Large-subunit ribosomal RNA, domain IV from a Candidatus Yanofskyibacteriota bacterium, 339 nucleotides, folded computationally.

Context: one part of a larger RNA
RNA sequence: UAUUGGCUAAGGAACUCGGCAAAAAAGCGGCCGUACCUUCGGAAUAAGGCCUGCCACGUUUUAAACGUGGCCGCAGCGAAAGAACCUCUGGCGACUGUUUAUCAAAAACACAACUCCGUGCUAAGCCGAAAGGCGCUGUAUACGGGGUGACGCUUGUCCGGUGCUGGAACGUUAACGGUUGAAGUGGUUGGGAAGCAAUUCCUGACUGCGGAAGCCCGAAGCGCCAGUGAACGACGGCAGUAACUAUAACUGUCUAAAAGUAGCGAAAUUCCUUGUGGGGUAAGUUCCCACGCGCAUGAAUAGCGGAACGACUGGAGGACUGUCUCAGCCAAUAGCCCG
Numbered sequence: 001u002a003u004u005g006g007c008u009a010a011g012g013a014a015c016u017c018g019g020c021a022a023a024a025a026a027g028c029g030g031c032c033g034u035a036c037c038u039u040c041g042g043a044a045u046a047a048g049g050c051c052u053g054c055c056a057c058g059u060u061u062u063a064a065a066c067g068u069g070g071c072c073g074c075a076g077c078g079a080a081a082g083a084a085c086c087u088c089u090g091g092c093g094a095c096u097g098u099u100u101a102u103c104a105a106a107a108a109c110a111c112a113a114c115u116c117c118g119u120g121c122u123a124a125g126c127c128g129a130a131a132g133g134c135g136c137u138g139u140a141u142a143c144g145g146g147g148u149g150a151c152g153c154u155u156g157u158c159c160g161g162u163g164c165u166g167g168a169a170c171g172u173u174a175a176c177g178g179u180u181g182a183a184g185u186g187g188u189u190g191g192g193a194a195g196c197a198a199u200u201c202c203u204g205a206c207u208g209c210g211g212a213a214g215c216c217c218g219a220a221g222c223g224c225c226a227g228u229g230a231a232c233g234a235c236g237g238c239a240g241u242a243a244c245u246a247u248a249a250c251u252g253u254c255u256a257a258a259a260g261u262a263g264c265g266a267a268a269u270u271c272c273u274u275g276u277g278g279g280g281u282a283a284g285u286u287c288c289c290a291c292g293c294g295c296a297u298g299a300a301u302a303g304c305g306g307a308a309c310g311a312c313u314g315g316a317g318g319a320c321u322g323u324c325u326c327a328g329c330c331a332a333u334a335g336c337c338c339g
Base pairs, nucleotide, nucleotide: 001334002333003332004331005330006329007328008327010325011324014323019320029051030050031049032048037042039150045083053071054070055069056068057067058066059065060064072076077082085318086317087316088315089314090313091312092310093309097109098108113148114147115146116145117144118143119142125134126133127132151305152304153303154302156235157234158233161232162231163228164227165226166225167224170223171222172221177216178215179214184209185208186207187206188205189204190203191202192201193200194199236254237253238252239251240250263297264294275291276290277289278288279287
């Protein structure tokens, strides 16, 4: 010096991002007592207070409890062992659960419940070249998929875009098919040109092969017409106006599919911002309660509440302490030397 322990005057969180760590309290018993809130179950062992030994006598349903008196100590669940410090107040998630084996246990996942979509059974869906299997030895109070996530009160407007569902008149449209038959090319048979010739070239008729473009027909899809938001999503701007001022119930105008409803709101969302007012403190960028022009809240990507619960997260208080003012002492081990 380090690690692990023990003790500490006065103060008692002044430490620190933060009471981290430590300390303290309680100590599986008995009696009394117990608030807000609440889904009436809880909250709750709330909180808080008191008791506990031994001896003698008495009472009794004699195991033990109670009553009276007495004895001792600082101390009687006398040692040891043996759950939890408590309270107030926000946020988030209802809850018990689950998770990043080896830096994250959470507000993330799941959940019961709600809702939408699909599926009539050889079900949908899934695995598998197939056979076959799961679903299911089930049958819509069932099964599969998506979303929200107990419960309470609710869940507004928009179908223009995208998606999905339905429609089938018209338009568009692939292959096939029908029609047509180009280029190219073979055969037969003429004509012409060049050349001594072999042969080459040009051109016509007949007949094959070959199949291009065009035209006709042509399903789904798309176009088109509707519906649909607990489908993906979206939910404005500029001016003016009241007899102080300010503000604007009101008016005008432009745009849009519609112009954010109820709620909540400087919020796990607020840039400006330590917003403003109030509370708590001597002093509070955090916290709580309000306000609202919300940079950029908002209704199952759910909104707002909400008892209980939480190794979650923010703020405050009590108790308690070497966390600190500010350090000191002690012990063991390591460090150093010898073996």
The organism belongs to Candidatus Yanofskyibacteriota, within Bacteria.